[in-house]
RNA sequence: GGAGAGGGAUGGGUGGUCGCGGGCCUUUCGAGGCCCGAGGAAAGUCCGGACUCCACAGGGCAGGGUGCUGGGUAAUACCCAGGAGGAGCGAUCCUCGGAGAGGGCCACAGAAACUUCAAACCGCCCGAACAGGGCAAGGGUGAAAAGGUGAGGUAAGAGCUCACCAGCACUGGGGCGACCCAGUGGCUCGGUAACCCCCACCUGGAGCAAGGCCGAGCAGGGGUGGGUGGCCCGCCCAUACCCCCGGGUAGGCCGCUCGAGGAGGGCGGAAACGCUCUCCCCAGAUAGAUGACCACCCUCGACAGAAUCCGGCUUACAGUCCCUCUCCGUGA
RNA sequence: CGGGGAGUAGCUCAGGUGGCCAGAGCGCCAGAAUCGGGAUCUGGAGGUCGCGGGUUCAAGUCCCGCCUCCCCGACCA
Numbered sequence: 001g002g003a004g005a006g007g008g009a010u011g012g013g014u015g016g017u018c019g020c021g022g023g024c025c026u027u028u029c030g031a032g033g034c035c036c037g038a039g040g041a042a043a044g045u046c047c048g049g050a051c052u053c054c055a056c057a058g059g060g061c062a063g064g065g066u067g068c069u070g071g072g073u074a075a076u077a078c079c080c081a082g083g084a085g086g087a088g089c090g091a092u093c094c095u096c097g098g099a100g101a102g103g104g105c106c107a108c109a110g111a112a113a114c115u116u117c118a119a120a121c122c123g124c125c126c127g128a129a130c131a132g133g134g135c136a137a138g139g140g141u142g143a144a145a146a147g148g149u150g151a152g153g154u155a156a157g158a159g160c161u162c163a164c165c166a167g168c169a170c171u172g173g174g175g176c177g178a179c180c181c182a183g184u185g186g187c188u189c190g191g192u193a194a195c196c197c198c199c200a201c202c203u204g205g206a207g208c209a210a211g212g213c214c215g216a217g218c219a220g221g222g223g224u225g226g227g228u229g230g231c232c233c234g235c236c237c238a239u240a241c242c243c244c245c246g247g248g249u250a251g252g253c254c255g256c257u258c259g260a261g262g263a264g265g266g267c268g269g270a271a272a273c274g275c276u277c278u279c280c281c282c283a284g285a286u287a288g289a290u291g292a293c294c295a296c297c298c299u300c301g302a303c304a305g306a307a308u309c310c311g312g313c314u315u316a317c318a319g320u321c322c323c324u325c326u327c328c329g330u331g332a
Numbered sequence: 333c334g335g336g337g338a339g340u341a342g343c344u345c346a347g348g349u350g351g352c353c354a355g356a357g358c359g360c361c362a363g364a365a366u367c368g369g370g371a372u373c374u375g376g377a378g379g380u381c382g383c384g385g386g387u388u389c390a391a392g393u394c395c396c397g398c399c400u401c402c403c404c405g406a407c408c409a
Stems, first nucleotide, its partner, number of pairs: 001328010012297007020037007039303001043314002046312005051207004058233004063203005068082005083096005097198002102196002104192003121139002123135004147165006166188001168185007211254004220245004225237003247408003261280008298301001333405007342358004351389001360376005382398005
């Protein structure tokens, strides 16, 4: 210098004037002053919680979810560390229970599609033979065909024998564990679980239009026991407004934003993270506030707008900056 | 704001347990028949199965992520 890998930050800046939403204070009730005011994704609503109500939710079945191991956390499908397999020269990235409990499926082609029922279409060998036997090396079909390579052996062949490799079982050792290492043994036992299933763990339902209070207004009638959700049990309440038709109001307050909160330091831990100290207060609307104008500067500014809150994941994103690492080339 | 559903030919819809499966009706094109048109009969064309990944030998179908459209939900007696 070039090509990459992993991670983080930022998302025009400064000053002035006016305007909008909220809070506090002052007030001569006209108003005035001070402070705060979108995001890293506020998005998709894909997970997990907090909170609220239903019985401060109980038992069983069914259903759903997660899936290597250990740890972190309020919790997770997230994060950290490790293991195995795969890709890459490498930094690094991707994937993940069980097919030896059982069932199902494996089209077409092929002789045969799943396990020992006899696997045998072309073939190879013995043989005079189209009789009768022996065989599975090679070919062919297919996504997949009875361990792979080499040597010996044989009529031809074959784990028939041997060496190495893959896989399986057992023994010993290491590791909390996934698993790894070594030895021995017999000789090979398909794929699919993002099909049912098995194993382990988790899981009640709804959602802030949850739910509570006040006010206004109306017209009741019919069906059925209801809370309860897929079912059963149990519990509670008993005419509650559960469903349908009809009628009325579309007003206010709480929930509502101080929180698993942010910044900095110390300690523990390999890390995720935890404990602790100090400081800070940082939107809260309800037709829904973040804007407009002026001046200067630059590289002329992407995706995009809170609606109960928080932790993740995923998706969108012009550009700029920083850190760590790898490979190649060149120079010293 | 919350919850649910759908996307297959120009339109309306089927596609069970993944495979010989991409189909039906209407419409379109050509031909027959008619003096001509319609109706009728015969034949044909027309599809990235909304998009992108993944599982599998194989995906319209199974899993994941996006995009678009549609529906429902206020309170009181």
This is a predicted complex of two RNAs, RNase P RNA and transfer RNA, with 409 nucleotides together. Its mean pLDDT, the model's own confidence on a scale to 100, is 80. It holds a member of the Rfam family "Bacterial RNase P class A". Gene Ontology terms of the family: dimeric ribonuclease P complex, tRNA processing and ribonuclease P activity.